Predicted 3D model of a 478-nucleotide part of an RNA (small-subunit ribosomal RNA, 3' major domain) from a metagenome. The prediction has a mean pLDDT of 84.
[in-house]
Context: one part of a larger RNA
RNA sequence: UGACGGGGGCCCGCACAAGCGGUGGAGCAUGUGGUUUAAUUCGACACAACGCGAAGAACCUUACCUAGGCUUGAACUGGAUUAGAAGACUGGCAGAAACGUCGGUUGUUCCGCAAGGAACUGAUUCAGAGGUGCUGCAUGGCUGUCGUCAGCUCGUGUCGUGAGAUGUUGGGUUAAGUCCCGCAACGAGCGCAACCCUUGUCCUGUGUUGCCAUCAUUAAGUUGGGCACUCUCAGGAGACCGCCAGUGAUAAACUGGAGGAAGGUGGGGACGGCGUCAGGUCAUCAUGGCCUUUAUGUCUAGGGCUACACACGUGCUACAAUGGUCGGUACAAUGCGCUGCAAACCCGCGAGGGGGAGCCAAUCGCAAAAAACCGAUCUCAGUUCGGAUUGCAGGCUGCAACUCGCCUGCAUGAAGCUGGAAUCGCUAGUAAUGGCAUAUCAGAACGAUGCCGUGAAUACGUUCCCGGGCCUUGUACA
Numbered sequence: 001u002g003a004c005g006g007g008g009g010c011c012c013g014c015a016c017a018a019g020c021g022g023u024g025g026a027g028c029a030u031g032u033g034g035u036u037u038a039a040u041u042c043g044a045c046a047c048a049a050c051g052c053g054a055a056g057a058a059c060c061u062u063a064c065c066u067a068g069g070c071u072u073g074a075a076c077u078g079g080a081u082u083a084g085a086a087g088a089c090u091g092g093c094a095g096a097a098a099c100g101u102c103g104g105u106u107g108u109u110c111c112g113c114a115a116g117g118a119a120c121u122g123a124u125u126c127a128g129a130g131g132u133g134c135u136g137c138a139u140g141g142c143u144g145u146c147g148u149c150a151g152c153u154c155g156u157g158u159c160g161u162g163a164g165a166u167g168u169u170g171g172g173u174u175a176a177g178u179c180c181c182g183c184a185a186c187g188a189g190c191g192c193a194a195c196c197c198u199u200g201u202c203c204u205g206u207g208u209u210g211c212c213a214u215c216a217u218u219a220a221g222u223u224g225g226g227c228a229c230u231c232u233c234a235g236g237a238g239a240c241c242g243c244c245a246g247u248g249a250u251a252a253a254c255u256g257g258a259g260g261a262a263g264g265u266g267g268g269g270a271c272g273g274c275g276u277c278a279g280g281u282c283a284u285c286a287u288g289g290c291c292u293u294u295a296u297g298u299c300u301a302g303g304g305c306u307a308c309a310c311a312c313g314u315g316c317u318a319c320a321a322u323g324g325u326c327g328g329u330a331c332a333a334u335g336c337g338c339u340g341c342a343a344a345c346c347c348g349c350g351a352g353g354g355g356g357a358g359c360c361a362a363u364c365g366c367a368a369a370a371a372a373c374c375g376a377u378c379u380c381a382g383u384u385c386g387g388a389u390u391g392c393a394g395g396c397u398g399c400a401a402c403u404c405g406c407c408u409g410c411a412u413g414a415a416g417c418u419g420g421a422a423u424c425g426c427u428a429g430u431a432a433u434g435g436c437a438u439a440u441c442a443g444a445a446c447g448a449u450g451c452c453g454u455g456a457a458u459a460c461g462u463u464c465c466c467g468g469g470c471c472u473u474g475u476a477c478a
Stems, first nucleotide, its partner, number of pairs: 001478002003475003007472007015462002019426005026317008034308002042053002064303007076128009087106007109118003130292002133290003139286002141281003144277001146275001151190006157166003170181003196269004201237005207231001210227003215224002240263001243257005319419001323378007335366003340359002345354003385416001390411007432454007
């Protein structure tokens, strides 16, 4: 100087407390451990691994296993020898295919008189090749975490023999090393904040595909008309403790009030200082070294990654009446669409099929929002709760759904009556609850990322638990 303390003081955070809803019990989904296996590819392991890499494993992917092939190689660069344009289409045989073998049709490049050369392809050969092989404790890059915590430093000066100190401590204040005052310090940098995006109010412009107050018109903003309003996307305005009062050191600031759509950082996002964990990644990529070279490379078929006495994590669905079922009625936003979205209409109980208008989309379509509301029924029961499991019959995608997809109908109707010890999230348009869309994607979400609807309770307080910041003290620690 740090680090640590079941030392002290001050302060903060859904850290506790106060509340609301979960997990832990059940069934299923998914990841992991373990076990099994020819293989169940690899990585990730407290927080910060475990619905993680994976925004999607039937083949492919695919790295694993088995079997069958190839060895200048599946792709690429350069050299030598040799043959032929290259290429396009196609048939037979054997085979699981790859690979192999026998053919057919078509085609005959450019420069040059020629010799020859150029480009392309095959064969032989050589130097490279190739490796998702090892080392993340050799590395770059990217990234998690402490933590959006308020810290981390430098120049000059001063003090100290020196390591270092001072500044950065102190008195207030703040979300903040934020600001004010004081002070052997005076300044400065990286962080904080602001500048950026979005949302909330208004104004101006813009009016088609959007909108409809007034005037006609219609089944319908449908048409004429209009651009007031909503809305679209551009540009501005607006919030600054600016104003008032009180408190305070007359400061910084704090408390209350007015005006205002919004008030003290308005809400949300992007943004992550110096560093820590030899954190993670050699399997995104790049790369040193090592290993491999008829194999640890590469091609193909099939299998596996989907196994299952068990254990754990994360979710979904429930255990019901604030509910289930049936009928009717209403209100969104974000998005996406040409290898696409697909309406009306017809067929089917349904998944779906036929059909193909319209739309490169503020025009057409996906598209039905669902909780909600109104009415009817069920009457506390393992039930008209719950839907696992299984049987049969179908649909869709796709060469192909056996291993191993999703969906539908009929039948079947399991566990489960609110969950031990323990443990998690959340402070407001939040929790809880309801649906919708998208990426990936042929198909395949209970996951992920977004969107809108309905919409709470509680916070006395900082004694305690956890983590963190500042000052101080002790130390046999570095």